Predicted 3D model of a 109-nucleotide RNA (SAM riboswitch aptamer (S box leader)) from Saliterribacillus persicus.
The sequence was found by an Rfam model in a public genome assembly.
RNA sequence: CUCUUAUCGAGAGAGGUGGAGGGACUUGGCCCGACGAAACCCGGCAACCAUUAAGUUACAUACUUAAUACAGGUGCCAAAUCCAUCAGGAUAAUCCUGAAAGAUAAGAA
Numbered sequence: 001c002u003c004u005u006a007u008c009g010a011g012a013g014a015g016g017u018g019g020a021g022g023g024a025c026u027u028g029g030c031c032c033g034a035c036g037a038a039a040c041c042c043g044g045c046a047a048c049c050a051u052u053a054a055g056u057u058a059c060a061u062a063c064u065u066a067a068u069a070c071a072g073g074u075g076c077c078a079a080a081u082c083c084a085u086c087a088g089g090a091u092a093a094u095c096c097u098g099a100a101a102g103a104u105a106a107g108a109a
Stems, first nucleotide, its partner, number of pairs: 002108007013042001015041003021032003027084003043077003048073002050068007081101001085099006
């Protein structure tokens, strides 16, 4: 870097260092930011991998459900993945479903 599968309206500090930027990318919008951005440290959240128990079964440690977070691999900690594009649908404004793009995890080449 590519492919497959799953998830993406919940949750997470009134701490320290730091100093002006940030919200993935382009452009536009709309926001956050000296009442202190990014980044780093600490802290926390969650439960994908994990662990435990029960159940199902085509018996493959396969699937489903529940519980746990002490340790480990990651991830995450403003707003829906902040919004936008494309297709379809429903009523004027708006909304719903799917796709694309993106993020994360697990697996594969």
Of the family's consensus pairs, 97% are formed in the model. The coordinates come from a structure-prediction model, not an experiment, and the mean pLDDT is 79. It matches the Rfam family "SAM riboswitch aptamer (S box leader)". Rfam's curators write: The SAM riboswitch is found upstream of a number of genes which code for proteins involved in methionine or cysteine biosynthesis in Gram-positive bacteria. Rfam links the family to the GO term regulation of gene expression. Taxonomically the source falls in Saliterribacillus (Bacteria, Bacillati, Bacillota, Bacillaceae).